[in-house]
Context: one part of a larger RNA
């Protein structure tokens, strides 16, 4: 000199853009952060309309429309969000590789036939303070299980053997009908099998990746191979039995300490040094330790089980919980924000869609924490260099064109009026193309109409009034730009280094003046 996720002191007008627990991976009150689908299923409380009966002004039954909450089932809760404790290599970075899997998505091929038995919800009942649980009975499915079939698939001793499926919604001319429908057709990001792609993931190899030798030997599933068994999606001591005695190491093994890594960031002419906040990629973790289940994917932050510590409830028998999600609280600390708004946009989950959910996200609030921009007036004004202050050789000098005065302007703030863009889509109605037996339905295109904005009193534009509402901080001995007076008297104090202060202190304190930066200025800490 540059820089910072900074803090502290004094001061503080506005806006834009960014950033904001670096410490206790300490403990957490409260609310929210993952749901969705009735076009998979049985069914219901309720609401509205209509009809019928009757003990007639409300009860029951039926039909139609709508329809929560709970349940079975499907998909998603493995993404998104947080944190950096662990980890010095099972990680990360770069470059290669072969023995693998991959839901949803894209393309292709073949199929989607015919049956069965349950179970929750519900009803009855029992136990329990609760959490919750038991018994009996009823019922459905895209839930579950056989049978049939097998292009391709898998196994094979090449003879053969094994293994699937599910429907739902809209519409309809003939024909059939038990009046439910069959049948036909359209759609499904429906289902089954399989091939390929894409995406994602697992695995292997090599090189690189902090300090310590006051850590020199380490290792027994250890090292490698064979055979065989097991296991995995897959290679492999991954695991096991037998056999062999290997393997690593001064090119630093082992041990100890420290630490997530990278793109990057800061600095520097560069080489390098330091660092890894925000943003992006990877990894690890989710109160602590362990385990598996489900699933395409987890050994799973807001799932399960076991153990532990802690907190809470209890009828003392037993139960409940996990903010390193967003806010917020206590604590720690020099120190770090609101228990805000909205799903309008982008993205995600579910759904045919409308839509629902989304503390992701987009916005707003707080903070000079940083960067950038703007303003705090402009011109004139000495022929009274005004008053006051300070200094003085008492003549004057300086503050100083500074003020006052005169003339002007109105950015920003204030008041008031107008006003984009972020909106793409969605609904309804029509036209048209494809599909089709069909002018249904559906899908695409297009036209008209209607509708969707948290921010928001938006950005921006116009009008109004008036210099009106807006300057501080540090320093002035040398380094280093800027000097005098008074007070003090080795005292009080200053200080980054040299050093000042013991009666004329440009170095302490105050004042006047000056210098440098400026909504900031200085100090401290840290890096180059």
């Nucleotide at each position: 000199g540059a820089u910072u996720g900074a803090a502290c002191g004094c001061u503080g007008g506005c806006g834009g853009c960014a950033g904001g627990c670096c410490u206790a991976a300490c403990a957490c009150a409260u609310g929210c952060a993952a749901g969705u689908c009735g076009a998979g299923c049985g069914g219901u409380a309720g609401a509205g309309a209509g009809a019928a009966g009757c003990g007639a002004u409300g009860c029951u039954u039926c039909u139609c429309u709508u329809g929560a909450g709970a349940g079975c089932g499907g998909c998603g809760g493995a993404c998104g969000g947080g944190u950096g404790a662990g980890u010095a290599a099972u990680g990360c970075c770069u470059a290669g590789g072969a023995a693998u899997c991959u839901g949803c998505c894209u393309g292709g091929u073949a199929g989607u036939g015919g049956g069965g038995g349950a179970u929750a919800a519900c009803g009855u009942u029992c136990g329990g303070a609760a959490a919750c649980g038991g018994a009996c009975g009823c019922u459905a499915a895209u839930a579950c299980c056989g049978c049939a079939u097998a292009c391709g698939u898998c196994c094979u001793a090449c003879g053969g053997g094994a293994g699937a499926a599910a429907g739902c919604a809209g519409g309809g001319g003939a024909c059939c009908u038990u009046c439910g429908g069959g049948c036909c057709u359209u759609g499904c990001u429906g289902c089954u099998a399989u091939c390929a792609g894409a995406u994602g993931a697992g695995c292997c190899u090599a090189g690189g990746u902090c300090g310590g030798a006051u850590u020199a030997g380490c290792u027994a599933g250890u090292u490698g191979g064979g055979u065989g068994g097991g296991g995995u999606a897959a290679u492999g001591g991954c695991u096991c039995a037998c056999c062999a005695a290997g393997g690593c190491g001064a090119c630093g093994a082992u041990c100890c300490g420290u630490a997530a890594c990278u793109g990057g960031u800061c600095u520097g002419a560069g080489a390098g040094g330091a660092u890894g906040a925000u943003c992006a990629g990877u990894c690890a973790c989710a109160c602590u330790g362990g385990a598996a289940c489900u699933g395409a994917g987890a050994c799973a932050c807001g799932g399960u089980c076991c153990a532990g510590a802690c907190u809470c409830c209890u009828a003392c028998g037993g139960g409940a919980g996990g903010c390193a999600g967003c806010a917020g609280u206590g604590g720690g600390g020099a120190a770090u924000a609101u228990u805000g708004g909205a799903c309008a946009a982008u993205g995600g989950g579910c759904g045919a869609a409308a839509g629902c959910c989304u503390g992701a996200u987009c916005c707003a609030g707080c903070c000079a924490u940083g960067c950038c921009g703007c303003g705090u007036g402009u011109g004139u004004g000495a022929g009274a260099g005004a008053a006051g202050g300070u200094c003085u050789u008492c003549g004057g000098a300086u503050u100083g064109u500074a003020a006052a005065g005169c003339a002007c302007u109105u950015u920003a703030a204030g008041u008031u009026g107008g006003g984009a863009g972020g909106a793409a889509g969605g609904g309804c109605a029509g036209u048209u193309a494809c599909c089709u037996a069909a002018u249904a339905c559906g899908u695409g295109a297009u036209u008209g109409u209607u509708u969707u904005g948290a921010c928001g009193u938006u950005a921006c534009c116009g009008a109004c009034a008036g210099a009106a509402u807006a300057a501080g901080c540090a320093c002035c001995g040398g380094c280093u730009a800027a000097c005098u007076c008074u007070g003090u008297g080795c005292c009080a104090g200053c200080a980054g280094c040299c050093g000042c202060g013991g009666u004329a202190a440009u170095a302490c304190a105050g004042a006047g003046g000056g210098u440098g930066c400026a909504a900031g200025c200085g100090u401290u800490a840290a890096u180059c």